This is a predicted structure of a 684-nucleotide part of an RNA (large-subunit ribosomal RNA, domain II) from Grania efflorescens. Rfam family: Bacterial large subunit ribosomal RNA. Its family is annotated with ribosome and structural constituent of ribosome in the Gene Ontology. The source organism's lineage runs through Eukaryota, Rhodophyta, Acrochaetiales, Acrochaetiaceae and Grania. The full RNA is in RNAcentral, with records from SILVA.

Context: one part of a larger RNA
């Protein structure tokens, strides 16, 4: 992982509420007793209990009473009453109290045959190597020091077994092994190492100290018990089917992922007002949105002239006095700004009239509940960054707890609420070349495959409108020709001659021609343009708004119509038309509730559903009663089936099953239903 079996709201007390039953001239018996047909049987037995009066802390008093000085006023009563006993439901308190499920605490106890530490007794340590000290001889010294050769045999000394230990590295990792093998490696006469007795022990012991080690267990051991410890946690919670259906708010909280009260559910009583609800008619009160500024309070851009201070320069011995492209205040002109401004001021929402309309609902009272992590999209805001699938409010969908169709797939978007059946029909949103149901006309735009992501910003793309300017007295554009003179204008400069700055920018001759548009020279020259003539022979040029379209355009496996394709089958008007849903119709059927009749029909509404709340009911194991197959297999269990029933389920016939029992009904009791709790137990 499968299969088969166990496996969770129980039970006593003691409140409180629905039914249902007794009595009610109040119910009711508890120990105990008695009787017998010996039983879940009957009878005695009012001690108690509850209820018939309350108020106060009491003492009291009493339809009152308490407070008070009070006969005032107020509280709580009565007036204006119904209980009790018992069965059964739901629920609440005490109890383990739905089931499992802690690390923990505490109380008596066993543990140092593991290992740490100490004691007392004993055991071990191949060979090799160096060769302290101290002592002999010699040299040496007055003597000593000091020296050499020699003995000598020290050491937490060297090499290295055995023995002890574990640094490195391969294997081993459901191992051979719950710590090993192997190949290297340290220690090895020492704080070595090991046998065998003993010792202290659980907030205690040991600890050359790592929180180590104290029986494969140690930031406090094991076992037994208190104990079913607590658990605002985490998982699990068994059979149908029917009505009606939330909540993720506010308050308050050693509270924030929990609980009370309140808010919405839902189940019963009950009653009252045209109560709530929606449209209209009318009347309110407001300080939002918006606007506003000579209406306030602020805040802020410039410009004026005059008056104030202030800085800073000059001038002064002081006093004064001058100048200011510099700050401030005031005044004022002209444009502006505001959640915490308002002369003003909506739409909406609130309220409250009249008046319809309604097969909706508010209200009170009492039984039962879950909810208090919400979510995402429009919109009005705050915070953030007019950032976030971001946070926190107001309003109002969806989702949650909603299935169907669209959107390629896609909780929160659009369309639309799914009692069940129908090989009928219309339709929403979206659609009509295939894929894939269903299309056509008609005008125009687009050439980008734009369609089928995105800005600033760029561009003689192209499509419509508009304005203005030139133009048969010749526009635009090419093409021919002119484009000159005082003049190299003055200045400056090495030079400045239209063209390196600077000032001026006059005047002649003309058709026209700048004191010079641009290129160019060291400076000149050249080349060129405004500007004129001629040539052609009709429309040119600016400038704004518009429609679709270009570039902008860059990311890691290819991946921006869903794919094929497509110049429409793209994109804009405009028309007709079909597709296309669990939507609405059509026919059948089923159930709920309400209204009439009146006992089974009519109508009308209606049956999406998590949390949770009523309701009806299947099936499983016993107990009483009342009935029933059965000797040809009778039951139950098994294996086989094409039947009924709206589910849970329940026949019937076949077959196996050899004495075990069992089915119908009517009632009651319950150790009464498993796909899930890293459940438990067997098995595969």
């Nucleotide at each position: 992982u499968c299969c088969g079996g166990c496996g969770a709201g129980u039970u006593a007390c003691c409140g409180u509420u629905u039914a249902c039953g007794g009595c009610c001239c109040g119910g009711u018996u508890a120990a105990g007793c008695c009787u017998c047909u010996c039983a879940g049987g009957g009878g005695c037995g009012a001690a108690g209990c509850c209820a018939u009066a309350g108020g106060g802390a009491a003492a009291c008093c009493g339809a009152g009473u308490c407070u008070u000085a009070a006969u005032a006023g107020g509280g709580c009563g009565a007036a204006a009453u119904u209980g009790u006993c018992g069965u059964a439901g739901g629920u609440g308190g005490u109890a383990g109290a739905c089931g499992c499920g802690a690390a923990a605490c505490c109380u008596g106890g066993u543990g140092a045959u593991c290992u740490a530490c100490c004691c007392a007794u004993g055991a071990g340590c191949a060979g090799g190597u160096u060769g302290a000290a101290g002592c002999g001889c010699g040299g040496g010294u007055u003597a000593a020091a000091c020296u050499g050769c020699g003995u000598g045999g020290a050491g937490g000394a060297c090499c290295g077994a055995a023995c002890c230990c574990a640094c490195u590295u391969a294997g081993g990792u459901u191992g051979a092994a719950a710590a090993c093998u192997g190949a290297g490696g340290g220690g090895a006469u020492g704080a070595c190492u090991u046998g065998u007795g003993g010792g202290g022990a659980g907030g205690a012991g040991u600890g050359a100290a790592a929180g180590u080690c104290u029986a494969a267990u140690c930031a406090a051991a094991c076992c037994a018990g208190g104990a079913g410890a607590u658990a605002g946690c985490u998982c699990g919670u068994u059979c149908u089917c029917u009505c009606c259906g939330a909540a993720a708010u506010a308050u308050a909280u050693u509270u924030a992922g929990g609980u009370a009260u309140a808010g919405c559910c839902u189940c019963g009583a009950g009653c009252a007002a045209c109560u709530a609800u929606u449209c209209a008619u009318u009347g309110g009160g407001g300080g939002u949105a918006g606007a506003g500024a000579g209406a306030c309070u602020g805040a802020a851009u410039u410009g004026g002239a005059u008056g104030g201070g202030g800085g800073c320069c000059c001038u002064u011995c002081c006093c004064a006095g001058g100048g200011u492209a510099c700050c401030c205040c005031a005044c004022u002109g002209a444009a502006c700004c505001a959640a915490a401004c308002u002369c003003c001021g909506a739409a909406u929402a609130c309220c409250a009239u009249u008046g319809a309309a309604a097969c909706u609902a508010u209200c009170u009272c009492g039984g039962g509940a879950g909810u208090c992590a919400g979510u995402c999209c429009a919109u009005g805001g705050g915070g953030g960054a007019u950032a976030a699938g971001c946070u926190c409010c107001g309003u109002g969908g969806u989702c949650g707890a909603g299935a169907g169709g669209g959107a390629a797939a896609c909780a929160a978007c659009c369309c639309a609420g799914a009692c069940c059946g129908u090989c009928g029909g219309c339709u929403a949103a979206g659609g009509u070349c295939c894929c894939u149901a269903a299309a056509c006309u008609a005008u125009g735009c687009u050439c980008a495959g734009u369609c089928a992501c995105u800005a600033a910003g760029g561009a003689a793309g192209u499509u419509g409108a508009a304005u203005c300017u030139c133009c048969g007295u010749g526009a635009c554009a090419g093409c021919c020709a002119g484009g000159a003179u005082g003049u190299u204008g003055g200045c400056u400069u090495a030079g400045a001659a239209g063209c390196a700055g600077c000032c001026a920018c006059c005047a002649u001759u003309u058709a026209a021609a700048a004191a010079g548009u641009g290129c160019g020279u060291a400076a000149c020259a050249g080349c060129u343009u405004a500007c004129u003539g001629g040539u052609c022979g009709a429309g040119a040029g600016a400038u704004u708004c518009u429609g679709c379209g270009c570039c902008g355009a860059u990311a890691a496996u290819g991946a921006a119509c869903g794919g094929g394709a497509g110049u429409a089958a793209g994109c804009a008007u405009a028309g007709u038309a079909c597709c296309g849903a669990a939507g609405c119709c059509u026919c059948g059927g089923a159930c709920u509730c309400u209204a009439g009749u009146u006992u089974a029909c009519u109508a009308g509404a209606g049956u999406g559903g998590u949390a949770g709340g009523a309701g009806a009911g299947c099936g499983c194991u016993g107990u009483a009663g009342a009935g029933c197959a059965g000797a040809u297999a009778c039951a139950a269990g098994c294996c086989a089936u094409a039947c009924c029933g709206u589910a849970a389920g329940g026949a019937g016939u076949g077959g196996u099953g050899u004495c075990g029992g069992g089915c119908u009904c009517u009632a009651c009791a319950g150790g009464u239903g498993a796909u899930u709790a890293u459940g438990c137990c067997g098995g595969a």